[in-house]
RNA sequence: CGAGUUCGCCGGACGGCCGCGGUUGCCAGGCAAUCGAGGAAAGUCCGGACUCCACAGGACAGGGAGCUGGGUAACACCCAGGCGGGGCGACCCGACGGAAAGUGCCACAGAAACCAGACCGCCGAUGGCCGAGGAGGGUGCUGAGCACCCUCCUAACGGCACAGGCAAGGGUGAAACGGUGGUGUAAGAGACCACCAGCAUCCCGGGAGACCGGGGUGGCUGGUAAACCCCUCCCGGAGCAAGGUCGAACAGAGGCGCCGGUGGUCCGCCGACCAAGCCUCGGGUGGACCGCACCGAGGUCUGACGGCAACGCAGGCCCCAGAUGGAUGGCCGUCACCCGUAGGGGUACAGAAUCCGGCUUACAGGCGGACUCGCCAC
RNA sequence: GGGGCUGUAGCUCAGCUCGGCAGAGCACCUCGUUCGCAACGAGGGGGUCAGGGGUUCAAAUCCCCUCAGCUCCA
Repeated sequence: CGAGUUCGCCGGACGGCCGCGGUUGCCAGGCAAUCGAGGAAAGUCCGGACUCCACAGGACAGGGAGCUGGGUAACACCCAGGCGGGGCGACCCGACGGAAAGUGCCACAGAAACCAGACCGCCGAUGGCCGAGGAGGGUGCUGAGCACCCUCCUAACGGCACAGGCAAGGGUGAAACGGUGGUGUAAGAGACCACCAGCAUCCCGGGAGACCGGGGUGGCUGGUAAACCCCUCCCGGAGCAAGGUCGAACAGAGGCGCCGGUGGUCCGCCGACCAAGCCUCGGGUGGACCGCACCGAGGUCUGACGGCAACGCAGGCCCCAGAUGGAUGGCCGUCACCCGUAGGGGUACAGAAUCCGGCUUACAGGCGGACUCGCCAC
Repeated sequence: GGGGCUGUAGCUCAGCUCGGCAGAGCACCUCGUUCGCAACGAGGGGGUCAGGGGUUCAAAUCCCCUCAGCUCCA
């Protein structure tokens, strides 16, 4: 200097005039002071705080999580580590328990896809067939002799690939039922041996642990659980339009019940308990206040405190929107950033609605830290 | 604030539960038939399965995220 990886931050500011909402004070027509949208306020994907249901009991059903340890109020979040994968590397990804509890599925192709299988192929030792020689017998021919048939023997040799044997090689496929080398065999094959990978089990060492390293034995060994399922752990249900206080107005009618058989904060199921109510139709009110910004799992700064880290602890400082037809606006000027030679133009995603901790998504432009790789120079 | 559902050819919809070559009707094009048209018959074309990522040998179908729309309760 270039190319990357990862973490954090900003994402408009100032002045003037007019206009907004809250709080406090005052001389209450109003004036003054002060505060007033986000990193995602978004999606509503998780976890809670809080409120109500008489208690939330039952791991039945249903839902969630799934390597180990730690953090946290809690979590499906965060940190560290383990294993596996990608990358030269910094780093990144992983819904990461179990296939030997059981049941499914593996289309098409292929012989065959959980214990199978013979398409091409290899062997053909042992049986079978053919060819040579010899011996014996028979038949035919005029004859030397030739030909044919049958039986037996011989030592081999050659051929066939029928019976039979093989699953090592090839093909098909995402995957062919361990791999390499050898023994053995007619040819082979974990049939056997050595080494290796995997699995099961035992022992030793390291580590809180997941796991890592080493040694022994064993048989010979598909994949798939974001398939059903098994195992371990967790889970009452609803939600601020939750839920309360005050005030105002109106009109009741019917049904089922009050002996528990009706109702009882998702649909279920069991148990236990509670209540006289519950359901349908109709009428009235839909107003004010609380909940509601609150001392908060609060924010911020420092720490030669603990911890690898997430985070915890200690101390100082601060109070930081609470609307309810729903508040931040309009105009002017200057500055900042980006584009352009200039005139000039542009300045992202986007606005609280009970509140926090996360995840996910959107984002013009810009700043900083650490680390990796390549090149060059000293 | 809390539930349910939908997105596939130009249009209307199947296929998804239980993963194995993406279909039907209408519409469009060509031919036949007719004086000509319609109807009818035959043939043909047309698909990133809303978008992205993942599981798997294989995804419209299973899982996660995003977008657009419909509907119910309070």
Two RNAs folded together computationally: RNase P RNA and transfer RNA, 452 nucleotides in total.
Rfam match: Bacterial RNase P class A. The family's RNA type in Rfam is ribozyme.